[in-house]
RNA sequence: CGAGCCGACCGGGCGGCCGCGUCGGUGGGCUACCAGGCCCGCCGCCGAGGAACGUCCGGACUCCGCAGGGCAGGGUGGUUGCUAACGGCAACCCGGGGCGACCCGAGGGACAGUGCCACAGAAAACAGACCGCCGGGCAGUUUCUGCCCGGUAAGGGUGAAACGGUGGGGUAAGAGCCCACCAGCAUCCCGGGUGACCGGGGUGGCUAGGUAAACCCCACCCGGAGCAAGGCCAAGAGAGGCCCUCACCGUGAGGUGAUGGCCGCGCAGGCGAUUGAGGGCGGCCCGCCCGAUGCCUGCGGGUAGGCCGCUAGAGCCUGCUGGCAACGGCAGGCCGAGAUGGAUGGCCGCCGGCCGGUGCGCCCGUAAGGGACCCGGUCACAGGAUCCGGCGUACAGGUCGACUCGUCCA
RNA sequence: GGCCUCGUAGCUCAGGGGAUAGAGCAGCGGUCUUCUAAACCGCGUGUCGCAGGUUCGAAUCCUGCCGGGGCCG
Numbered sequence: 001c002g003a004g005c006c007g008a009c010c011g012g013g014c015g016g017c018c019g020c021g022u023c024g025g026u027g028g029g030c031u032a033c034c035a036g037g038c039c040c041g042c043c044g045c046c047g048a049g050g051a052a053c054g055u056c057c058g059g060a061c062u063c064c065g066c067a068g069g070g071c072a073g074g075g076u077g078g079u080u081g082c083u084a085a086c087g088g089c090a091a092c093c094c095g096g097g098g099c100g101a102c103c104c105g106a107g108g109g110a111c112a113g114u115g116c117c118a119c120a121g122a123a124a125a126c127a128g129a130c131c132g133c134c135g136g137g138c139a140g141u142u143u144c145u146g147c148c149c150g151g152u153a154a155g156g157g158u159g160a161a162a163c164g165g166u167g168g169g170g171u172a173a174g175a176g177c178c179c180a181c182c183a184g185c186a187u188c189c190c191g192g193g194u195g196a197c198c199g200g201g202g203u204g205g206c207u208a209g210g211u212a213a214a215c216c217c218c219a220c221c222c223g224g225a226g227c228a229a230g231g232c233c234a235a236g237a238g239a240g241g242c243c244c245u246c247a248c249c250g251u252g253a254g255g256u257g258a259u260g261g262c263c264g265c266g267c268a269g270g271c272g273a274u275u276g277a278g279g280g281c282g283g284c285c286c287g288c289c290c291g292a293u294g295c296c297u298g299c300g301g302g303u304a305g306g307c308c309g310c311u312a313g314a315g316c317c318u319g320c321u322g323g324c325a326a327c328g329g330c331a332g333g334c335c336g337a338g339a340u341g342g343a344u345g346g347c348c349g350c351c352g353g354c355c356g357g358u359g360c361g362c363c364c365g366u367a368a369g370g371g372a373c374c375c376g377g378u379c380a381c382a383g384g385a386u387c388c389g390g391c392g393u394a395c396a397g398g399u400c401g402a403c404u405c406g407u408c409c410a
Numbered sequence: 411g412g413c414c415u416c417g418u419a420g421c422u423c424a425g426g427g428g429a430u431a432g433a434g435c436a437g438c439g440g441u442c443u444u445c446u447a448a449a450c451c452g453c454g455u456g457u458c459g460c461a462g463g464u465u466c467g468a469a470u471c472c473u474g475c476c477g478g479g480g481c482c483g
Stems, first nucleotide, its partner, number of pairs: 001406004006401005012351007020047002023044009049381001053392002056390005061226004068286004073222005078092005093107001094105004108217002113215002115211003130156002132152009164182006183207001185204008230308004240263004245258005265300007278290004315334008352379006359373001362371003411482007420435004428466001437453005459475005
């Protein structure tokens, strides 16, 4: 210098003007018996992300009766650790890929059982004679050809897959039929490791197909629903409350007036008092529990306003420290959105990054090319909605660090 | 915001590891007819929403995206 690999991070900056949301303070106003609530100004603080996204896992939280046993169902799947937990992460093991840095793996079990293996092929799972090879018989008869009987898995061909591989012996031809080595299986022993597993040795039989992201078996985990969870408040059959629309006044809250709608549920049928209607433990059974102006079924109507939940947390930063690491411990410091039709935006100037230029120009260079200036365009993906931990996916452009391979120079 | 469900021809749907992916309607071509309709004969419509994986083999099984629909005091 070129090619690559892994990790961490940023993801426009500054200033001016206008605008928006929560909170705090403050001035004024509206409503109301009060408490309180609301509106219009002014001042101040803060105001999206690395993925806020998808909602794929796991948890916190809340309610269902703190959820017992069995079956069914779902999930996970090398080992050891981390963690609140996980299908996440780290390190290691095994297998595969790459010259390498490094990457990928749903990576338990196919000697518990069952199923499936299309097409092709002779034969596809207790293997199998199509061609070929070999022996015998018969016929034509000269070598050879045809038919029949038998042997044979070494060779051909088919297939994703053909029942160990190579060599030798053996044989009519062959064959783990026998032998040596190698691969692989089962089993035993020794050594190392917490373990997955690794290294070495012995014995056995000669060989065992694939598929579990097919049923299934084994081990472990899982009660269900989700902040629209869930809780609270006001008035109450009254000249009550809530809401929509319209007109006028007011910047607005609001006021006045008019029209309309809704609520405090309605109708019908049935069952039922401990010998219990019905309900719960969201599938089933057992078992347990609850249960009376109650419960079930059907039809109709309605689901409106406000408050809490709500954001300080498995939190962030810095330093020290244990650990290879994930992660943990200690000390100090910090507070960083809580909207509810949903706020973080717009314009201008300067700077920066990227892209383009039809500038016949300038600088460096023999040239390819590079650079400065100027002009134009552009600055991604995307945006909270109970909150966290992960995963996955999207992303213009850029920075830093570690490492590998190749070429050249010293 | 939360939860559930679906995606196969122009439309409505089958198919749940081995096909060249089917059926009805619609469409196109032909026969008949003076012409049309009906009837009869024939024809295809397609990246099975997209991508990756498992498998010898995927529309089907698994994972991740994309799109549609529904429900919720």
Predicted 3D model of RNase P RNA and transfer RNA as a complex of 483 nucleotides. It holds a member of the Rfam family "Bacterial RNase P class A". About the family: Ribonuclease P (RNase P) is a ubiquitous endoribonuclease, found in archaea, bacteria and eukarya as well as chloroplasts and mitochondria.